[in-house]
RNA sequence: AGAGUUUGAUCCUGGCUCAGAUCGAACGCUGGCGGCGUGGCUAAAACAUGCAAGUCGCACGCGAAAGUUCUCUUCGGAGAGCGAGUAGAGUGGCGAAAGGGCGAGGAAUGCAUGGGAACGUACCUUUAGCUCAGGGAUAGCUGUGGGAAACCAUAGGUAAUACCUGAUAAGACCCCGAUACUUCGGUAUUGUGAUCAAAGACGGGGACCUCUUCGGAGGCCUGUUGGCUAUUGAGCGGCCCAUGUCCUAUCAGCUAGUUGGUGAGGUAAAGGCUCACCAAGGCUAUGACGGGUACCGGGACUGAGAGGUUGAUCCGGCGCAUUGGGACUGAGACACUGCCCAGACUCCUACGGGAGGCUGCAGUAACGAAUAUUCCGCAAUGGACGAAAGUCUGACGGAGCGACGCCGCGUGUGGGAAUAAGCCCUUCGGGGUGUAAACCACUGUCGGGGAUUACCAAGCAAUUGAGGCUAAUACCCUCAUGCGUUGAGGACUCCCGAAGGAAGCCACGGCUAACUUCGUGCCAGCAGCCGCGGUAAUACGAAGGUGGCAAGCGUUGUUCGGAAUCAUUGGGCUUAAAGAGCAUGUAGGCGGCUCAAUAAGCGUCUUGUGAAAUCCCCCGGCUCAACCGGGGAAUUGCACGGCGAACUGUUGAGCUUGAGGCAAGUAGGGGCGUGUGGAACUCUUGGUGGAGCGGUGGAAUGCGUAGAUAUCAAGAGGAACGCCGGUGGCGAAGGCGACACGCUGGGCUUGUCCUGACGCUGAGAUGCGAAAGCCAGGGUAGCGAACGGGAUUAGAUACCCCGGUAGUCCUGGCCCUAGACGAUGUCCACUAGAUCGAAGGAUCUCUGACGAUUUUUCGGUCGUAGCAAAAGUGUUAAGUGGACCGCCUGGGGAGUACGGUCGCAAGGCUAAAACUCAAAGGAAUUGACGGGGGCUCACACAAGCGGUGGAGCAUGUUGCUUAAUUCGAUACAACGCGAAGAACCUUAUCCUGGGCUUGACAUAUUCGGAUGCCUGCUAGGAAACUAGUCUGGUUACCCUUCGGGGUGAAACGAUUACAGGUGCUGCAUGGCUGUCGUCAGCUCGUGUCGUGAGAUGUUGGGUUAAGUCCCGUAACGAGCGAAACCCUUGUCGUUAGUUGCCAACGCGUUAUGGCGGGGACUCUAGCGAGACUGCCGGUGUUAAACCGGAGGAAGGUGGGGAUGACGUCAAGUCCUCAUGGCCUUUAUGCCCAGGGCUGCAAACGUGCUACAAUGGCUGGUACAAACCGAAGCAAGACCGCGAGGUGGAGCAAAUCGGAAAAAGCCCGCCCCAGUUCGGAUCACAGUCUGAAACUCGACUGUGUGAAGUUGGAAUCGCUAGUAAUCGCAGAUCAGCUACGCUGCGGUGAAUGUGUUCCUGAGCCUUGUACACACCGCCCGUCAAGUCAUGGAAGCUGGUAGCACCCGAAGUCGCUACAAUACUGUAGUGCCGAAGGUGAGAUUGGUGACUGGGACUAAGUCGGAACAAGGUA
Repeated sequence: AGAGUUUGAUCCUGGCUCAGAUCGAACGCUGGCGGCGUGGCUAAAACAUGCAAGUCGCACGCGAAAGUUCUCUUCGGAGAGCGAGUAGAGUGGCGAAAGGGCGAGGAAUGCAUGGGAACGUACCUUUAGCUCAGGGAUAGCUGUGGGAAACCAUAGGUAAUACCUGAUAAGACCCCGAUACUUCGGUAUUGUGAUCAAAGACGGGGACCUCUUCGGAGGCCUGUUGGCUAUUGAGCGGCCCAUGUCCUAUCAGCUAGUUGGUGAGGUAAAGGCUCACCAAGGCUAUGACGGGUACCGGGACUGAGAGGUUGAUCCGGCGCAUUGGGACUGAGACACUGCCCAGACUCCUACGGGAGGCUGCAGUAACGAAUAUUCCGCAAUGGACGAAAGUCUGACGGAGCGACGCCGCGUGUGGGAAUAAGCCCUUCGGGGUGUAAACCACUGUCGGGGAUUACCAAGCAAUUGAGGCUAAUACCCUCAUGCGUUGAGGACUCCCGAAGGAAGCCACGGCUAACUUCGUGCCAGCAGCCGCGGUAAUACGAAGGUGGCAAGCGUUGUUCGGAAUCAUUGGGCUUAAAGAGCAUGUAGGCGGCUCAAUAAGCGUCUUGUGAAAUCCCCCGGCUCAACCGGGGAAUUGCACGGCGAACUGUUGAGCUUGAGGCAAGUAGGGGCGUGUGGAACUCUUGGUGGAGCGGUGGAAUGCGUAGAUAUCAAGAGGAACGCCGGUGGCGAAGGCGACACGCUGGGCUUGUCCUGACGCUGAGAUGCGAAAGCCAGGGUAGCGAACGGGAUUAGAUACCCCGGUAGUCCUGGCCCUAGACGAUGUCCACUAGAUCGAAGGAUCUCUGACGAUUUUUCGGUCGUAGCAAAAGUGUUAAGUGGACCGCCUGGGGAGUACGGUCGCAAGGCUAAAACUCAAAGGAAUUGACGGGGGCUCACACAAGCGGUGGAGCAUGUUGCUUAAUUCGAUACAACGCGAAGAACCUUAUCCUGGGCUUGACAUAUUCGGAUGCCUGCUAGGAAACUAGUCUGGUUACCCUUCGGGGUGAAACGAUUACAGGUGCUGCAUGGCUGUCGUCAGCUCGUGUCGUGAGAUGUUGGGUUAAGUCCCGUAACGAGCGAAACCCUUGUCGUUAGUUGCCAACGCGUUAUGGCGGGGACUCUAGCGAGACUGCCGGUGUUAAACCGGAGGAAGGUGGGGAUGACGUCAAGUCCUCAUGGCCUUUAUGCCCAGGGCUGCAAACGUGCUACAAUGGCUGGUACAAACCGAAGCAAGACCGCGAGGUGGAGCAAAUCGGAAAAAGCCCGCCCCAGUUCGGAUCACAGUCUGAAACUCGACUGUGUGAAGUUGGAAUCGCUAGUAAUCGCAGAUCAGCUACGCUGCGGUGAAUGUGUUCCUGAGCCUUGUACACACCGCCCGUCAAGUCAUGGAAGCUGGUAGCACCCGAAGUCGCUACAAUACUGUAGUGCCGAAGGUGAGAUUGGUGACUGGGACUAAGUCGGAACAAGGUA
């Protein structure tokens, strides 16, 4: 310090999310030790049990027992001493108001900071004095009585530092005087008078005195301590003031003791604190009153800071103590472990009545995600009491429990292999875990065992010494000494021992450090955000590995940060959220120039305060650290005072430039009222006229023979004002348009005469405010919501048409909203220009028309700098500054609900939340798209020719059927497609059945051993195969004595690895292919422009078949495509002539290049030439190019082919081939027989044959090209009607054969008919191929002779040697279902010269809410589910007040009685808690039904928006 996430990409706006720190935490997994901290945040809900406040005998009166010793004894016991003046209760004093706990209430009676005057104060302290004389009770106790108990009553008697009376009064206080000072409030001094005190206790003592029960007691002296009266201080407390102190205006008015005064009461004290009377005040937009929430501060967390959040532990303050009320006592309380009353709850009870209060320490149960021991000790520190010892102390000191937090330590250290095993990965070579382990050497922290003793201990107290007090060597006090004595708990150190007991958690797609394999298969699951998972998941689960942190690690939650995302520091408002519709103006904010004064703001200095702790710095103590101690700094604040006077404020005096006034001019649809006018329209009347008019895309409804429309004349009516008219004018905005008159507002110019800052803005407020709408009354020609009708349509509650009511118009009154827009608040100042327009002024030209220059105001355009995300804006700012106001803070929910307010209503203004999403949005970019535009092209249409769609058949597909009808292709771009040929084979897990299992095929290993192979045979069988048998032949290499031996290559049998798969995935792939499309496009380098995506180049002007070429040009070049190069065809030349050719010569034949010859020609096949807009004319920019022409076989690419850019379609193909992964392995592999792929109600595609006379039939006759042939083509000849058969010459082919070309031409017949057209179907007889033609072949002959008479909607091909038509050949192939396909030639047209439309394509431009890209996106109702919420008859709680009733305790009064020393008892008055009743307010819950909202892979209906979205 940033990052992820909106998009195809970009910039911006904007939200969401993450990385950091934090915690009184909780949860999951794990867990060695120690130190220091910390631990009921929820139920201020309830509590069993124990403890938490007592102490003092030196204030007082009493006063045991157990036990033991002794004595007596009737042996039952009694008495005495000790225990012991002890325990104990009581009177009295002090304390109990502290300490400890908690945060319910409380928004001010609180707290914080700083001040103040009218007060109190026990214990402590200063000073001055006093401490005299008396009295009567009472508890305890004893007796009696009541009660279950708690406890109470009564009689007797007793003490005090308890209580009371009297005396004294320095002093205090009060009344009345005097004097001095005075800020007139009083203060100081002084005089007379009145009122107010006390308590003793404990020590010591020589003389003297009193009493005596003779023990002693007292006086007296002295010490200590206490008491009383005043006084002083400190500390503590009560009270007052100023400032600060959360949210809410959907709380705007509140208040009767209320505000003030006078008097009185009350208090320690000021005060409406209380009361009586008087006055009518007081508070409030700087937020009163009300509602909600909350203890406050020091501080804590976070942050760079400013801030934000928070108020556990520690410290200060406040409040509370079961709930509410009340007083008593006291120095202090309205009192946590006191009292009284009322309520709820719990407990005891003999039912009569009593007891209780853990928000003290532990603990219980409950609640909850969650929070500890019913521990030890007063040794230390502190507190209460005491003279003291001491007692008490759940304060406190410690220990225990919890990784809850922070801090520290350890779980070993060194060596140790090119590196064990295991596990994981692997390209199978290896790599990782990994020096890690084992192993060797060493060390000794912590834990374990043992031992020893510093420290936390200071005090207390015997003794002794010195000093003080005193009459005193006594007592007492102070200082020193210090025998003895005090540790709950903790802990240093040393020794032993031994690597031994001690590592986990999370993550690994990006953010964010860290990757592989397997499993799973939109399942299971993950997820903070984006998002992963649908068979190759680095995202799920596991493993290995890696990264991070570490006795912890993660998760959840909280707060701050990042977030400049509430912006003071430090944001914005044209289009992203955001300028109020406009103006006037109140409060407020801000405000021109000069001088003077003041000192509130401001600055500076001093002083006080800002508690301690915390934070920070330095130093120090625990081995370090956490922690702790000391010192400093800081505490940015508040307050008193001194000084300064620039600025702001205030006061005073002036000024004229801001503002206003005055005068003279000037333009204008500025406003209001009254009147007038013409055009158009409709209606009425009359005339002419005679059949239609009107309306639309086309129609119809409608009007019209009762006379329309049209036309002429006259009249009536209402509304609006053509031309001028203009990015011209006026107005604050809304808005304003015929003409005239009247009334009236504002602006501008000129003069610079007057006033003298009078100004700007403006929360509330007030006024104006289009259209529509509302109320009342008029008016109504045209137009025209609603409504009716006609069309359109699937529908059409619309668009179009015919009618038509409100309304539109006027008057008066409401409404108050608009895309009320410049989407731009008002005002002021400053900051380049150019140009146009409107209204004025001045100067110049002798003057005028006109013009030039200049100046002010207003309205526009372009543009510099700057600004801006960009578009843009740019003196009319969105620039640079100033003043003030309004508004915004993600999208939806929602401008909605509720509340309030305004309105007659409609509705307006104000204005949320729950819930939900990760976006919503702005500008610009590239594409794609448009029922947008422009330009251009294509058999795209048009113009033509011929088809398809109808028939029959063939063939493919769907569907159906089937045991199976194998599989794939399936918009164009599947469907005579894969298949260039399914009877078996092919052929497939397609079906049925039979068989084989290392296999039909490959490689390797091991074993066997010559078993092998070829040709046979037998049995079973449909075959495959199985089981046998055996004749003959054959078999490598080496050695060899030719008997044989050795080896084991090939082959065979067996074994193990493996083979095999037309099984799946074309959405894992390669390759190949189709399509857009032979369309003209697709890109790059450098440069430039832009923040960027990108643009430019490639756009523009021409031109082309073409991004072809030229010109222009911030571009200059280049590449892939186009073209060219290649093949073929068309002309010529040349070369070469065999198997081709034959002109001349010759031979031969009935005849034929048959032969000799020839190269002339044709032809064959090599090499060349030729065409390039080269030439001419015109057009064109001097260009490119186009048009026409000449020449030429061919002319503008001559025709045809091959050739297919970047890419698109997850297009097609795993069944050509290859291939990842998955699946299968006596089967999804392999072999075989038979069947199926040919199945047929139906539908579609592609073809063939036809329907006939441009024809059919019979006969005759002519002319091709290309191709094929050895398991082949096959001639002549013969046989058969024929298919074909017999036979075989020739030919591996320019030689022989297939081979007849057909249409054509000629002669003849047919005569328009279901025919001499057409040939389906069927029957019979045959031929051929083949083991085999039943399913299921082709062909022949004879017979049969169906549909069909030119084909609906629709649709296809074709622009020239093309369409149409005619035949020929080939591949595959035994044969053939071929009418298919691929080629070949023959005959051989018509039409168009256009681009309106349909389809497709290219370029430019435009719009876009599309980017999976229009087969897009997307809206609303309805239906289903879930969720939250509003309304609602009601039902049911809470809260705070009000009114009334009742009225406890109690204070303060009053009355009566008793007492009279204090006072007590009874009754009663005011006030008064809880309670009751009532009417309202407010806030929750619930509620039949109901309203909308949000969300939810594949529901329904439409098609509103985005393109001109098809009616902008």
Predicted 3D model of a 1512-nucleotide RNA (small-subunit ribosomal RNA) from a metagenome. Its mean pLDDT, the model's own confidence on a scale to 100, is 83. RNAcentral holds the sequence, with entries from SILVA.